[in-house]
RNA sequence: AGAGUUUGAUCAUGGCUCAGGAUGAACGCUAGCGGCAGGCUUAACACAUGCAAGUCGAGGGGUAUAAUUCUUCGGAAUUAGAGACCGGCGCACGGGUGCGUAACGCGUAUGCAAUCUACCUUUCACAGAGGGAUAGCCCAGAGAAAUUUGGAUUAAUACCUCAUAGUAUUAUAGAGUGGCAUCACUUUAUAAUUAAAGUCACAACGGUGAAAGAUGAGCAUGCGUUUUAUUAGUUAGUUGGUGAGGUAACGGCUCACCAAGACAACGAUAGGUAGGGGUCCUGAGAGGGAGAUCCCCCACACUGGUACUGAGACACGGACCAGACUCCUACGGGAGGCAGCAGUGAGGAAUAUUGGACAAUGGGCGCAAGCCUGAUCCAGCCAUGCCGCGUGCAGGAUGACGGUCCUAUGGAUUGUAAACUGCUUUUAUACAGGAAGAAACCUCAGUACGUGUACUGAGCUGACGGUACUCUACGAAUAAGCACCGGCUAACUCCGUGCCAGCAGCCGCGGUAAUACGGAGGGUGCAAGCGUUAUCCGGAAUCAUUGGGUUUAAAGGGUCCGUAGGCGGAUUAUUAAGUCAGAGGUGAAAUCCCACAGCUUAACUGUGGAACUGCCUUUGAUACUGGUAGUCUUGAGUAUAGUUGGCGUAGGCGGAAUGUAUCAUGUAGCGGUGAAAUGCUUAGAUAUGAUACAGAACACCGAUCGCGAAGGCAGCUUACGAAACUAUAACUGACGCUCAGGAACGAAAGCGUGGGUAGCGAACAGGAUUAGAUACCCUGGUAGUCCACGCUGUAAACGAUGAUUACUCGUUGUCGGCAAUACACAGUCGGUGGCUAAGCGAAAGUGAUAAGUAAUCCACCUGGGGAGUACGAUCGCAAGGUUGAAACUCAAAGGAAUUGACGGGGGCCCGCACAAGCGGAGGAGCAUGUGGUUUAAUUCUAUGAUACGCGAGGAACCUUACCUGGGCUUAAAUGUAGAUGACCGUCUGUGAAAGCAGAUUUUCCGCAAGGACGCGAAACAAGGUGCUGCAUGGCUGUCGUCAGCUCGUGCCGUGAGGUGUUGGGUUAAGUCCCGCAACGAGCGCAACCCCUAUCGUUAGUUGCCAGCACGUAAUGGUGGGAACUCUAGCGAAACUGCCUGCGCAAGCAGUGAGGAAGGUGGGGAUGACGUCAAGUCAGCACGGCCCUUACGUCCAGGGCUACACACGUACUACAAUGGCAGAUACAAAGGGUUGCUACAUGGUGACAUGAUGCUAAUCUCUAAAGUCUGUCCCAGUUCGGAUUGAAGUCUGCAACUCGACUUCAUGAAGCUGGAUUCGCUAGUAAUCGGAAAUCAGCAAUGUUCCGGUGAAUACGUUCCCGGGCCUUGUACACACCGCCCGUCAAACAAUGGAAGUUGGGGGUACCUGAAGUCGAUAACCGCAAGGAGUCGCCUAGGGUAAGACCAGUAACUGGUGUUAAGUCGUAACAAGGUA
Repeated sequence: AGAGUUUGAUCAUGGCUCAGGAUGAACGCUAGCGGCAGGCUUAACACAUGCAAGUCGAGGGGUAUAAUUCUUCGGAAUUAGAGACCGGCGCACGGGUGCGUAACGCGUAUGCAAUCUACCUUUCACAGAGGGAUAGCCCAGAGAAAUUUGGAUUAAUACCUCAUAGUAUUAUAGAGUGGCAUCACUUUAUAAUUAAAGUCACAACGGUGAAAGAUGAGCAUGCGUUUUAUUAGUUAGUUGGUGAGGUAACGGCUCACCAAGACAACGAUAGGUAGGGGUCCUGAGAGGGAGAUCCCCCACACUGGUACUGAGACACGGACCAGACUCCUACGGGAGGCAGCAGUGAGGAAUAUUGGACAAUGGGCGCAAGCCUGAUCCAGCCAUGCCGCGUGCAGGAUGACGGUCCUAUGGAUUGUAAACUGCUUUUAUACAGGAAGAAACCUCAGUACGUGUACUGAGCUGACGGUACUCUACGAAUAAGCACCGGCUAACUCCGUGCCAGCAGCCGCGGUAAUACGGAGGGUGCAAGCGUUAUCCGGAAUCAUUGGGUUUAAAGGGUCCGUAGGCGGAUUAUUAAGUCAGAGGUGAAAUCCCACAGCUUAACUGUGGAACUGCCUUUGAUACUGGUAGUCUUGAGUAUAGUUGGCGUAGGCGGAAUGUAUCAUGUAGCGGUGAAAUGCUUAGAUAUGAUACAGAACACCGAUCGCGAAGGCAGCUUACGAAACUAUAACUGACGCUCAGGAACGAAAGCGUGGGUAGCGAACAGGAUUAGAUACCCUGGUAGUCCACGCUGUAAACGAUGAUUACUCGUUGUCGGCAAUACACAGUCGGUGGCUAAGCGAAAGUGAUAAGUAAUCCACCUGGGGAGUACGAUCGCAAGGUUGAAACUCAAAGGAAUUGACGGGGGCCCGCACAAGCGGAGGAGCAUGUGGUUUAAUUCUAUGAUACGCGAGGAACCUUACCUGGGCUUAAAUGUAGAUGACCGUCUGUGAAAGCAGAUUUUCCGCAAGGACGCGAAACAAGGUGCUGCAUGGCUGUCGUCAGCUCGUGCCGUGAGGUGUUGGGUUAAGUCCCGCAACGAGCGCAACCCCUAUCGUUAGUUGCCAGCACGUAAUGGUGGGAACUCUAGCGAAACUGCCUGCGCAAGCAGUGAGGAAGGUGGGGAUGACGUCAAGUCAGCACGGCCCUUACGUCCAGGGCUACACACGUACUACAAUGGCAGAUACAAAGGGUUGCUACAUGGUGACAUGAUGCUAAUCUCUAAAGUCUGUCCCAGUUCGGAUUGAAGUCUGCAACUCGACUUCAUGAAGCUGGAUUCGCUAGUAAUCGGAAAUCAGCAAUGUUCCGGUGAAUACGUUCCCGGGCCUUGUACACACCGCCCGUCAAACAAUGGAAGUUGGGGGUACCUGAAGUCGAUAACCGCAAGGAGUCGCCUAGGGUAAGACCAGUAACUGGUGUUAAGUCGUAACAAGGUA
């Protein structure tokens, strides 16, 4: 110090989450030791038991009892003397808790001239004389007990009276000093009043009065001290005065009377919550949070009230009363208060021993010894925290075994880790020794002067504790876990699981290869702990004082006026409140920080310093702010003059249009729409003309215009009112700016009352549209729109931009003024617009009319939803407005810009895309493929374009993967080791075959060692067309042979990205040219390659034959030739090169020329970056998973060929451009020895038999349409050939399922095909045949090649489809097959209302009213003082009544939110199909 998370990516906004620290913690797993701390946060809930406050005999009376002595044995004396009692002091401290309290309670600083203070210290003075009781004891009694009654007697440092006294108190009269208003202090005189206690007697301890100190307490005051305004008014002793009472003391503290005040927006009152501080946690700090332990203060002691005693209490372990609860009881009555220490129950996630000691420190009493002390000091329990130590150290590689992983003969890792060797001994265990804390008091002795004090020395005293610590012995011996390992965040693999089980702080993992689940191995982090949970601060500048924002992300009030408040021009003087400086006081200690020191170190502790940023007092300074008193003119206002406008209010007037009425002309339609219909019209519409009436709005001018605070304002004119600007610089002299609350204005719609109503027009009606159409469109039409008065008070009331002031480059319009003109340039003030510099901004943008730079004031914001909702309050006639939450839920929501994609957006362009044509498909039959169905099986794959004559270029067996049945378990191939000498072959039996069983047979080379070959048994390595094409390679399809796709450097942008690649032309083309912050380059295009078209050249066999020659019935058959054709090598040729026109150029046009070919000549091969998780695990390869006497393998038979049906692709046809018959001509390409076969013979024929040539330019397989002639004559035919019967041929082990062909016979449907749809732009379509691959044969009408014949049409780009480029919008990015809204239905959750019902706190009124203080009081007691009793006031508590507030619950009900695949529609996002 940051990080993750919104997006395809980006920037910014913004929330959520994480990493850190902390805790009186709890929980899970684990656990060796010590030191120091800490330990009911919940029920201020209830408490058994024990202890926690006593002490003094040197205040008093005095005894039980004990000892000794005496004894008459009854007892007596002496000594010691408990318990209880009177009395003194203490019990108001110490200890606990945090209920209450928002308060002078606390903190801090002051004051008391308004006060008290026992014990302690100092000083002064004093202590004389008397008196009467009472407890105890004794006797008698009541009661269960607690307790209590009566009688007799008695003491005191208990009580009372008298005396004495002052610097005491009171009253009166003076004097002085001082101050702070009342006054205070000092002092004089007079009068009055109040004291005392003894014990013991040697000390000593006490007593009384007064003054002072110290300590403690009380009271008052300034400042500070939580939240809600959905709490705005509160108050009757209330506020003040006079007088009295009361108190230690001031005071409405209380009372009587008088006055009517007092507090409050600077937050009264009311509600909620809460002890406050020193401090603690966190933070850089400012802050935020907390208030355990320790210290200070306060409050409380079962709940409420009350007083007594006392120096001090309204009293935790005192009293009285009331209440609740618990206990005892003989039922009559009594007792009690752990929020003291332990402990128990309960509550709770959760918090300890019914311990030891007064040795130390401190407290009470006492002269003291001493006693008491759950204060305290110690120990026990708990990893609750902090700190420290240990669980070994060194060596040790064949890197052991085992585990885990892998690319697996082996390697990596665990890992120097272990084993093993050596060493050490903290700790543990055992033995032994063994502290400091102890100083005092006291006792004894001594010293200094003089009884007595002070000092010195010795002695006495330890709970902890035989503890800390130390020595010795022993032996690695006694001691490691927890969490995590997808990113944030350090740390990775295997197995299991298969959107299951589960994980998760956020993002998110898991649907068969999970580093995210569970286990394991390994690793990382911390370590006697580690994680989780909870809470707080931080990060969060995410409430922003330091230190944020408001055009579009949340956020400027609709506008103006203006009160309080805040802020405020120049200058002079003064003051010193703010401000600054010095000094003084205080800011307790502890804590924090620094230094040093003590425990072996540390934690911890001690000593010292610094600090405590604060408050108060005082002295000074005077720049600034403030106050006071002056002055000024520039802010502001006024005056005078002028100008401007659709500024307002009221009135008058005007024409056009519309509608209606009447009359007239006139006749059949009008109107309306995408098209129609409803509607109007022969009772005369629409149209046209005239007249009249009505209401509303004001064309043109008219605009980036003007005016107004905003809303808003438009015909002309009059009256009244207001404003702004300009000029002059005459007047006033800061009079100003902003503005919470307040007041006024405020579009449209709406409401009330009364008018008015032409047009338009919610609702409504009808007609259309539609699947529906409660809409869009049409015909009507009521409120309303208009006027007057009143209400409402809201709008995207927008510039989504508050008001005011100052300052800060340019340029160009325009409106209203002023000024100046000598040619000219041009000035100045106020408005209103455009473009732009700097700056600002997330960017878009803004930019003197700021969103720039500054200042002042106001308003508002703090994630999305819930929600501008609920409740409350308030305003309103209502509708509704204003103010304005929470529960719950999500991890986003939102802004700007970028790249794509998309649009029923736009522009440009291309393509057999449409159009123009030709021929088909869709109807029939058949072939073939697919779906479906069927089946034991109909093996599998391919499924929009981009599956369907596809894989398959050829299923009778085989193929074959499928089914049925029969077999085999190393069966095919290869290798290794070992054994053996055969194996093959032949034969027999059985069987459907495979196979099984048997018979026969028995090797070669070599001197040997051995080798070669072969076989069966057997071992190891197999095998799988089983799954996953969504794990893959390779290959392929498609967009698409479309013109695109990118990079380097530079530049622009915060960035994603852009530029280049866009623009203007051009092209088939990102082809080329021009321009340009781009310049270049790559993959594509084109070209290079092949075929083809022309020519040349070389070569001349198997091809050719012009000329020459020979020969034949005939044929290049032969000699020969090398011309031609041809073959196949090499070359040439075409490049817009030339011409004309256009053009800057690229290029385009031309019936151009030339040329075999002309503008890429025609074909082919060639397929950019990428898209479709496209296809293929069954062609092959390959990861993983699965099977292993089977999912492997062999064999026979069957199936893949099924058949109500549907689809695709072909073939053949429907005929005369034809069929049939006869005759006849012309190819190219390719194949051939298990082959092609001439020729001959036979057969109607398929073919058979014989025979020849050819391993091929040699032999062979080889055309059809065409042409010529004849016939058929428009028919289901001499078309068509399906189907079926019979007979055959060929291949093959075998044609039944299930081959092809031949012959004869049979002769089906079909007469040109609905919606719709396909191909093709030239040697193309159409049509005709040929060949080949596969192959024994063939279901081939398929596929791939080859040639023959050989058209028509294209105006053109509006439309359909697809594509390219640019641009635009977007809420899409899985990208429109997108996104997304609402009702209904279902489940769940929280919440509002609600008849009611339950509870709570507080107030009001009335009744009653204990204890108790105070007051009154004749009877009773007492000599008296006084007391008892009685009465009165007040009050806790109780009761009654009405109403308000808060909370819980509730039949029913309202909306809201959430939830993989429900229903209905399609509202929004593109012009979202009605912006």